[in-house]
């Protein structure tokens, strides 16, 4: 220089003016209003995926059932978050990546292709070693014939060949995965059959709080699949601010207590009685409306200690939106970082343009997702150059 990694921060500035939420004080014609102070979006305020505070409802304690997490050992109020480490992929590397317990408890599942896909099996194929049979050659023997050195049959060790039964899984070919892997022996061929190295299981030792890692022994080997049931450890009641609690109108219901020259109405043949209507007062719920809840909080920022480090303790400092048809915004000027045009003396000159993503609604710790554009820093690897 150039290529890459890993974390961290910013995400316009200053000024007018005009506007709008909360608080506070003042004034005022006081269900208002007007001044002047102060304060007034984010780094995700977002998805609403997780964990918690709060707050009503449910629950005596265990158990099933259902859901959740899932290397390990520590953070934290709490976790599926976050650190550090192991083990495994990946990358030259700095680094990134992983639902990363149990497949030698039990069940099932492995499309297609293939001979087989888990009680192995055997398509091409290699082999005849042991058992038959067939043929050829045939030592040595027996028997006949010729009579000698021959012919002919029988028997048949043996060697050859082809066949039955039979051996074998190394090489081939399929698949994502083929019954451990490489050599080297050995064998008819061949194979953990023997051996040696590595894998892996299964014990002892050592090292580490552990996960695990290193040596040593041992019998030879047990496919993958639990983001299939399942088995293990260890977590887990709902419902959310429209949670929830006060206060409390008109208007029509409830209850209660009294009022009548004992009025009207039902019940009934009549009265008595009993119910309803009726005025008066008082009580209680619930809707509209209002008020809390609400924002001081596991809080920010600084400094010191502890910790590899997530944090965690201490002192010191700050108050930093609370709306409820819902504020937090418009305009203009100056500047600055980029961007885009033109020029041109290559370095400036001119003009244009604030320009992502998004926006609070109880709160808070994560996560994950959107993001013009900029800015610091540590480490890798490649090239130079000293």
């Nucleotide at each position: 220089u150039g290529a890459g990694u890993a974390g961290g921060c910013c995400g316009g500035a200053c000024g007018g003016c005009c506007g709008c939420g909360g608080c506070g004080c003042a004034c005022u014609u006081c269900g208002g209003g007007u001044g002047c102070g102060u304060c007034g979006a984010g780094g995700a305020a977002a998805g609403u995926c997780c964990g918690a505070g709060c707050u009503c409802c449910a629950c005596a304690g265990g158990g099933c059932a259902g859901g959740g997490u899932g290397c390990u050992u520590g953070g934290u109020a709490a976790c599926g978050c976050c650190a550090a480490g192991g083990c495994g992929g990946g990358g030259c590397a700095a680094c990134c990546c992983g639902a990363c317990g149990g497949a030698a408890a039990g069940u099932g599942g492995c499309a297609c292709a293939g001979a087989a896909a888990a009680c192995a099996c055997a398509c091409g194929g290699c082999c005849c070693a042991a058992g038959c049979c067939g043929c050829g050659c045939u030592a040595u023997g027996c028997g006949u014939g010729g009579c000698c050195u021959c012919a002919c049959g029988c028997g048949g060790c043996g060697c050859g060949u082809g066949g039955c039964c039979g051996g074998c899984a190394a090489a081939g070919g399929u698949g994502a995965a083929a019954a451990g892997g490489u050599g080297c022996g050995g064998u008819a061929a061949g194979a953990g059959c023997g051996c040696a190295c590595c894998a892996g299981c299964g014990g002892c030792c050592u090292g580490g709080c552990g996960a695990c890692a290193g040596g040593c022994c041992g019998g030879c080997u047990u496919g993958c699949c639990a983001a299939a049931c399942c088995c293990c450890a260890c977590c887990c009641g709902g419902a959310g601010a429209a949670a929830g609690u006060c206060c409390a109108a008109a208007u029509a219901g409830g209850g209660g207590a009294g009022c009548g020259a004992u009025g009207g109405g039902g019940u009934g043949g009549c009265c008595c009685g009993c119910c309803c209507c009726g005025c008066u007062c008082c009580c209680g719920g619930g809707u509209a409306g209002g008020a809390c809840g609400c924002u001081c909080g596991a809080g920010g920022c600084g400094c010191g200690c502890g910790g590899c480090g997530a944090c965690g303790c201490g002192c010191g400092u700050c108050c930093c939106a609370g709306a409820u048809g819902a504020a937090u915004g418009g305009c203009c000027g100056u500047c600055u970082c980029g961007g885009c045009g033109c020029u041109c003396u290559c370095g400036g000159g001119c003009g244009c343009u604030a320009g992502a993503c998004a926006g609070a609604a109880c709160u808070c710790g994560g996560c994950u997702u959107a993001c013009a554009g900029g800015c610091c820093u540590g480490c890798u690897c490649a090239c130079g150059u000293u």